RNAcentral holds the sequence, with entries from Greengenes. This is a predicted structure of a 1405-nucleotide RNA (small-subunit ribosomal RNA) from an uncultured bacterium.
RNA sequence: GAUGAACGUUGGCGGCGUGUUUAAGGCAUGCAAGUCGAGCGACGUGUCCCCGCAAGGGGAUUACGAGCGGCAAACGGGUGAGUAACACAUUGGUAACCUACCUCCGAGACGGGGAUAGCCCGCCGAAAGGCGGAUUAAUACCCGAUAGUCAUGAGGGGACGCAAGUCAUUCUCAUGUAAAUCUUUUUGGCUUGGAGAAGGGCCUAUGGUCUAUCAGCUAGUUGGUAGGGUAAAAGCCUACCAAGGCUAUGACGGAUACCGGGCGUGAGAGCGUGAUCCGGCUCACUGGGACUGAGAUACUGCCCAGACUCCUACGGGAGGCUGCAGUCGAGAAUAUUCCUCAAUGGACGAAAGUCUGAAGGAGCGACGCCGCGUGCAGGAAGAAGCCCCUCGGGGUGUAAACUGCUUUUAUAGGGGACGAAUUCGUGACGGUACCCUAAGAAUAAGAGGUUGCUAACUCUGUGCCAGCAGCAGCGGUAAUACAGAGACCUCAAACGUUAUCCGGAUUCAUUGGGCGUAAAGCGUCCGCAGGUGGUUUUGUAAGUUGGUGGUUAAAUCCUGAAGCUUAACUUCAGGACUGCUGUCAAAACUGCAAGACUUGAGGGUGGGAUAGGUAAUCGGAACUGCCGGUGUAGUCGUAAUAAGCGCUGAUAUCGGCAGGAACACCAAAGGCGAAGGCAGAUUACUGGAACACAUCUGACACUCAUGGACGAAAGCGUGGGGAGCGAAUAGGAUUAGAUACCCUAGUAGUCCACGCCCUAAACUAUGUGCACUAGGUAUUGGGAGUAUCGACCCUCUCAGUGCCGUUUAAAAAAGCUAACGCGUUAAGUGCACCGCCUGGGGAGUACGAUCGCAAGGUUAAAACUCAAAGGAAUAGACGGGGACCCGCACAAGUAGAGGAUCAUGCGGUUUAAUUCGACAGUACGCGGCGAACCUCACCAAGGCUUGACAUGUAGCUGCAAGCUCUAUGAAAGUAGAGCCGCCUUCGAGGGUGCUACACAGGUGCUGCAUGGUUGCCGUCAGCUCGUGCCGUGAGGUGUACCCUUAAGCGGGGUAACGAGCGCAACCCUCGUCUUGAGUUAAAUUUACUCGAGAGACUGCCUACGCAAGUAGGAGGAAGGGGAGGACGACGUCAAAUCAGCAUGGCUCUUACGCCUUGGGCGACACGCAUGAUACAAUGGCUGGUACAAAGGGUUGCCAAACCGCGAGGUGGAGCUAAUCCUAAAAAGCCAGUCGUAGUUCGGAUUGAAGGCUGCAACUCGCCUUCAUGAAGCUGGAUUUACUAGUAAACGCGCAUCAGCCACGGCGCGUUGAAUACGUUCUCGGGUCUUGUACUCACCGCCCGUCACACCACGAGAGUUGGUAGUGCCCGAAAGCUCUGUAUGGGGAAUAAGGUAAGAUCAAUG
Repeated sequence: GAUGAACGUUGGCGGCGUGUUUAAGGCAUGCAAGUCGAGCGACGUGUCCCCGCAAGGGGAUUACGAGCGGCAAACGGGUGAGUAACACAUUGGUAACCUACCUCCGAGACGGGGAUAGCCCGCCGAAAGGCGGAUUAAUACCCGAUAGUCAUGAGGGGACGCAAGUCAUUCUCAUGUAAAUCUUUUUGGCUUGGAGAAGGGCCUAUGGUCUAUCAGCUAGUUGGUAGGGUAAAAGCCUACCAAGGCUAUGACGGAUACCGGGCGUGAGAGCGUGAUCCGGCUCACUGGGACUGAGAUACUGCCCAGACUCCUACGGGAGGCUGCAGUCGAGAAUAUUCCUCAAUGGACGAAAGUCUGAAGGAGCGACGCCGCGUGCAGGAAGAAGCCCCUCGGGGUGUAAACUGCUUUUAUAGGGGACGAAUUCGUGACGGUACCCUAAGAAUAAGAGGUUGCUAACUCUGUGCCAGCAGCAGCGGUAAUACAGAGACCUCAAACGUUAUCCGGAUUCAUUGGGCGUAAAGCGUCCGCAGGUGGUUUUGUAAGUUGGUGGUUAAAUCCUGAAGCUUAACUUCAGGACUGCUGUCAAAACUGCAAGACUUGAGGGUGGGAUAGGUAAUCGGAACUGCCGGUGUAGUCGUAAUAAGCGCUGAUAUCGGCAGGAACACCAAAGGCGAAGGCAGAUUACUGGAACACAUCUGACACUCAUGGACGAAAGCGUGGGGAGCGAAUAGGAUUAGAUACCCUAGUAGUCCACGCCCUAAACUAUGUGCACUAGGUAUUGGGAGUAUCGACCCUCUCAGUGCCGUUUAAAAAAGCUAACGCGUUAAGUGCACCGCCUGGGGAGUACGAUCGCAAGGUUAAAACUCAAAGGAAUAGACGGGGACCCGCACAAGUAGAGGAUCAUGCGGUUUAAUUCGACAGUACGCGGCGAACCUCACCAAGGCUUGACAUGUAGCUGCAAGCUCUAUGAAAGUAGAGCCGCCUUCGAGGGUGCUACACAGGUGCUGCAUGGUUGCCGUCAGCUCGUGCCGUGAGGUGUACCCUUAAGCGGGGUAACGAGCGCAACCCUCGUCUUGAGUUAAAUUUACUCGAGAGACUGCCUACGCAAGUAGGAGGAAGGGGAGGACGACGUCAAAUCAGCAUGGCUCUUACGCCUUGGGCGACACGCAUGAUACAAUGGCUGGUACAAAGGGUUGCCAAACCGCGAGGUGGAGCUAAUCCUAAAAAGCCAGUCGUAGUUCGGAUUGAAGGCUGCAACUCGCCUUCAUGAAGCUGGAUUUACUAGUAAACGCGCAUCAGCCACGGCGCGUUGAAUACGUUCUCGGGUCUUGUACUCACCGCCCGUCACACCACGAGAGUUGGUAGUGCCCGAAAGCUCUGUAUGGGGAAUAAGGUAAGAUCAAUG
């Protein structure tokens, strides 16, 4: 885009079309083929006239009914079941034929006869219907005559031809056959012959479906002769004879199907289709058959058989809508039991006319196409409603309202056709089309969509639910995707959905595709058919090209006109319909015929190369076995073992014998072969290829469906053979297991002969042949040169063969390719031929066929299912891949943790509550730098409700607020009393209280809605950009490489050149010096503090290096980054935090808010983490005696002195601090004691008595003294930190803080080590590279069994049904035939039926 459509929602009018696609299922009812009295006779009925009272009689007339007769009924109308065919279409033929009615031409119609229906009478039957008798007519029937250019037969002449024979035509003879009358006059009809027009029969060629999982079919089959038969050729039929005919260019079989003009789509080629209209065919309940007739094997005729329906008196009968309507059924689905013969056409008739469900019309259906309308103009910076909102506004929107105008359409009224041809008369449609008038915006808009494709976006609801969806996909609390609303988009009396077809799809590719890796080259060769084919001459004209004639029905289509108001529609004219056929011409190319040629191809001669094949013979090494000698305890085997072998003597070693298999070195990117494949040597037989010569043939060629041959390994059969190896198997190991990998044995097999099998990643994943498009190198053969006595070597050249891989050299050009890559051995450019492919899975499977002994091979689907499967390349990530490098990462060391007790945190458990968060690394002495109350978020109980806190509005009350007291209470609070009684610019202004409303408030939820902040990778060296260049592109380059560095730091080099964020530096502290200033007893060149400067840069020397730089040295306080800090790129982990703060959304509102008391966060069978103290003598205790730094201090630090064993108390000097205090530093050092012990170690736990803080130490603080004196004697697997002023040890201070659970954290100094060979390993990281089926990125992806449910297919003992045929039985009607006259009988063949064995297709199991 389209449709004979259907369904959903909606629906104003008209015109023109169109309407059972399904059950060729069944049909009630009515109608659809009759007509002629001018062919015939008689009867009945009707009408009219006369007679008659009537009954009845007579006559006329035209009409009707029945009969005889004629014509029509074979047309018109319907259908598509069957049919793959001369059925259809196109082109020809018929000298092999027919034709009623019609037209034209010629001739003619004389005489006679016998019947019969009707009617009447009788009989049978329920009916349908039938029988008998009597009588009658014709354009019914019969006989005779006449006749020819008629028919049949015979003969002659002529043309063609060898003949057989054929023929346009002509002549003669013989025989045979005609006729009908009617009407009134104009005719109509009849017989015969010829011609025409039109219609048909038959034949030929060509064309158009699928299937080879249908490969062979055929006995009237193919031909002949004779006969029959037909309108006519013919096996059309019969008899006889012969054995033919068709088929891979697809016979036969199966499936499906009416064919064509055309129709839909498409740029076309095509693809799909065959409704309506036209042509042809076919069928008429199913099957068979003839009759009549010009014509039928007859839709509304006949006979027979069958199924079905109906009537019946049970004896018999009747019927055929696939005509028009209509009905049932089926179905998603398809109309009125309408009007008229007025027109067009048909039948009959002389005509008038009759008949006509043909036809003309109307009705129903938005089923299609076309046209029209549902109003037009004005009308606000823009009503209301609705929607959105940043609350300002915006949208719907000139839309509405309102004002003016119009009246198509619908409605009503009035008028009113053409179609009539034909003088008169005649219209179903139809009072229709059309015209006029009237009133009034009046009677008339929806459907689908709005994530992308694809035009059109917001809000609300919902919360992986409900749902959407053509594909991708959307929905798990902010959904432009669901649903609703608003807005918008598209089309519009329609709009969507479904189904089907074409297009897009170059996605079956003729136009116009492919096959190295995406699907796709047969494993290889030979080769028939087929396709294709070198140079040249002549001819021919099949193909080809041009002209011309015929045909290609009409309609359709295109163009131009015309008619309906327009259009659709219709009419006219022209064109086209790409086809077939006749004829004339051309001769380039292809074909064909004849001839020639040598370059393709083949033969010949010559000397060479070769793991080419087959067979035989021979050889040595190794191995195993056996025999013998020597010899003794192991051997074998593995990562390590064990099993195995061995004192019955192994392994080892020496000699001998036997056996089977394979052939080291040569050996190579080497050679040969069609491929598979081929390797010791020799011989025999044998195949192929190359070269040279230019000797012969003369296109003999290339490719190849079907076919044939060969075809690794494994496997099979028969018979041998069997050393080694070795599926299966056994044992031993390994392991969670180990039907494996490893070890020890070991059967088939491996080997030979013969016969099968026929497949491989049979791979170059690349079919064969020919031609063209720089080369290089190796090798084989030949030639020439130089040289030599000659050969080799060397150089050049020709031909052939093979290779062009790594790297540092030459893979390069063009071209091709999606890229990778290929690139004279093409995957380039062309030609010829073959094979193969068309999404993944199902499946190279099932079924069938075929081959095979089997295993199995070859050929080869579908249902069902998915939306991908796949190729090449890119960036990452990953690897029990590689290379390089780094880090307290390992190693080397030191001290620890893990065991004990305690402290703290976490889990778990418990609880009214044990508030919450943090969970590998990167949670767990973390938030918390201080939980007895408070904190506080948790629990119990008691209270408050504009609230403990903020702002605003309105109203009211009073002048506060505050303080004191009383009652009650655990307190908060409640109730009451008293005291006091505000500021002011004098406005009830501020402030205060109460009430009401807005609102407050929430440590309630969401860190996966967020900001901010933080952790880890990681102080790792990386992460990027601009321009350029490369690539189709993703992307790459830059940023790779080499040297170097802590460093993407620097240097060299480079299709890159530059730049940015990171690194480094700039900043702070410490170390040396100079200088200025300062003071707390003083401090001068000097200590300390504060400030400003200097100093270090590989600057100098040596070595190495291109350089950058590295190593060493000098000087220096400091040396190669002097030490430490702050500083953290792009990003990752939806990492952490809504409970620090902020914040969107959601949520609570006499409570999830607020106040209060008490409790809890401190529980305790247990587990983990981080620490403290120890286990002692490098120590504990006692006494004495030294040396710091950095801090803090007025609600504070607190001296001296005194009291207390002590914690502490009293005390109060000093200090707002370089001044005073804290403050004693400790380890250390000097003495003494203890003597290896659960101790003079260790201090847990517990008892008693005290001190301090604080409203308050019970739950639940710290400290002191006395007493008590637990575990613990150095810690399993495992694990942590640290590289120098570091570890370790020692003490001091501070924050928080009333106090303190601090053994924590953050700082400060004192004493002060050991070790680093090195980078294999562990962990983490960086760079390059490689593989990848990963990209949520290896914590990835993913395979198979099993269990359950479901789906499809196959098999299945079978069962059921369909289709086509075969044998046999039976055999109707009709025709044929025999008999020969009977209402007959016989025969052959036949439909239906029965039966039997099979075939095939389905269904079911």
Rfam family: Bacterial small subunit ribosomal RNA.